[in-house]
RNA sequence: GGAGCCGGCCGGAUGGUCGCUGUCCCUGCGGGGAUGGAGGAAAGUCCGGGCUCCACAGGACGAGGUGCCAGGUAACGCCUGGGGGGCGCGAGCCCACGGAAAGUGCCACAGAAAAUAUACCGCCUAAGUCCUUCGGGACCGGUAAGGGUGAAAUGGUGCGGUAAGAGCGCACCGCGCCGGCGGCAACGUCGGUGGCAGGGCAAACCCCACCUGGAGCAAGACCAAAUAGGGGAACAUGCGACCUCGGUCGCGACGUGUGGUCCGCACGGUUCCCGGGUAGGUUGCUUGAGGUGUGCGGCGACGCACAUCCCAGAUGAAUGACCGUCCACGACAGAACCCGGCUUACAGGCCGGCUCCCACC
RNA sequence: UGGGGCGUAGCUCAAUUGGCAGAGCGACGGACUCUGACUCCGUAGGUUGUAGGUUCAAUCCCUACCGCCCCAGCCA
Numbered sequence: 001g002g003a004g005c006c007g008g009c010c011g012g013a014u015g016g017u018c019g020c021u022g023u024c025c026c027u028g029c030g031g032g033g034a035u036g037g038a039g040g041a042a043a044g045u046c047c048g049g050g051c052u053c054c055a056c057a058g059g060a061c062g063a064g065g066u067g068c069c070a071g072g073u074a075a076c077g078c079c080u081g082g083g084g085g086g087c088g089c090g091a092g093c094c095c096a097c098g099g100a101a102a103g104u105g106c107c108a109c110a111g112a113a114a115a116u117a118u119a120c121c122g123c124c125u126a127a128g129u130c131c132u133u134c135g136g137g138a139c140c141g142g143u144a145a146g147g148g149u150g151a152a153a154u155g156g157u158g159c160g161g162u163a164a165g166a167g168c169g170c171a172c173c174g175c176g177c178c179g180g181c182g183g184c185a186a187c188g189u190c191g192g193u194g195g196c197a198g199g200g201c202a203a204a205c206c207c208c209a210c211c212u213g214g215a216g217c218a219a220g221a222c223c224a225a226a227u228a229g230g231g232g233a234a235c236a237u238g239c240g241a242c243c244u245c246g247g248u249c250g251c252g253a254c255g256u257g258u259g260g261u262c263c264g265c266a267c268g269g270u271u272c273c274c275g276g277g278u279a280g281g282u283u284g285c286u287u288g289a290g291g292u293g294u295g296c297g298g299c300g301a302c303g304c305a306c307a308u309c310c311c312a313g314a315u316g317a318a319u320g321a322c323c324g325u326c327c328a329c330g331a332c333a334g335a336a337c338c339c340g341g342c343u344u345a346c347a348g349g350c351c352g353g354c355u356c357c358c359a360c361c
Numbered sequence: 362u363g364g365g366g367c368g369u370a371g372c373u374c375a376a377u378u379g380g381c382a383g384a385g386c387g388a389c390g391g392a393c394u395c396u397g398a399c400u401c402c403g404u405a406g407g408u409u410g411u412a413g414g415u416u417c418a419a420u421c422c423c424u425a426c427c428g429c430c431c432c433a434g435c436c437a
Base pairs, nucleotide, nucleotide: 001357002356003355004354005353006352007351008350009349010348012326013325014324015323016322017321018320020037021036022035023034024033025032026031039332043343044342046341047340048339049338050337051216052215053214054213058263059262060261061260063212064211065210066209067208068082069081070080071079072078083097084095085094086093087092098207099206103205104204105201106200107199120147121146122143123142124141128139129138130137131136155173156172157171158170159169160168174196175194176193177192178191179190180189181188182187220283221282222281223280230274231273232272233271234270235269238251239250240249241248242247243246254268255267256266257265276436277435290309291308292307293306294305295304296303297302327330362433363432364431365430366429367428368427371386372385373384374383380417388404389403390402391401392400410426411425412424413423414422
């Protein structure tokens, strides 16, 4: 100098004028003043929690989700560290990474055969039978080395062996089983042993392990307004006790309690359809697993202690417009109960660490 | 905010234990006709919304995006 990898950060700056909006103060109720006012993704709503209501959430089945190991966390499908596999010269990056010997199913076309096997071409005639013109031929057979099909063909390479062959035998590699050692574990490594068993698909059903009750701020609470407090259908309108004789209580039936079935629990005449009315206010509403700084523990995710700060809260919904100066000429995009993640979008720029190549000293 | 469904030729739709992407209408060319319509014959037209993944093989299975449609308030 060039090429590249990883992590973190910023997201126009500044001044003036006029607006919008939350809170507080003053007021002569017209207004005035002070102060706060979008994001790293506020997004997609894909996961996990808080909060609220229904039994503080119960039992069985079903359904859904997750899937190497250990840790972090309120929790997770997230994060960190490690193991194994793959890619890259490397820094590094990627992986839905349990089970195919529990069972079921699928593997089109081609091919002998697609999974309890089997033989199209080929190779071989050693043994057996028959024929023979003595060269051989036929039958009975052997084989899977080679060719061919396919995405995939029943361990691979080499040597021996054989009629030809074959884990038939041996060496190495791979695989299964057993044991020792290291590691919390995933797993690694060493030794022995078995000639080697059943190819793939579980993002096919399924099995195993673990997790999950349902709903959502349109949750929930309070106030106000309004009425044809209407009509139809379905289920039930049963039994017992008490008594002031009209109610109360208990049991049963039915219905509801926001995805399924049964039980249990709670509540009650319930549910559905047609028709009618209302489309207001207050609260929940922002102090929180919160931010910043320092120290300590941990490889790290993260945790602990101390100090300090208060940083949008609207409800037709505010955060904008114009002008001046400067520069790298400004991207993606806007809160709506809150928080932790993931994913996706993003002009341009800054910082730190590292790798490879070239040149020079 | 929660739930459900869809995206395939120009238009409307098919195609599922994953195995050659099709039909009707339309378009274009030809025949018939004096001409047009009807009818007949033929032809073209597809990144199956986009990008990845699983698989030998994906419209189909999985993941992430993009777009469209539907349903759900309270009182009585």
Molecule: RNase P RNA; transfer RNA
Organism: Sedimenticolaceae bacterium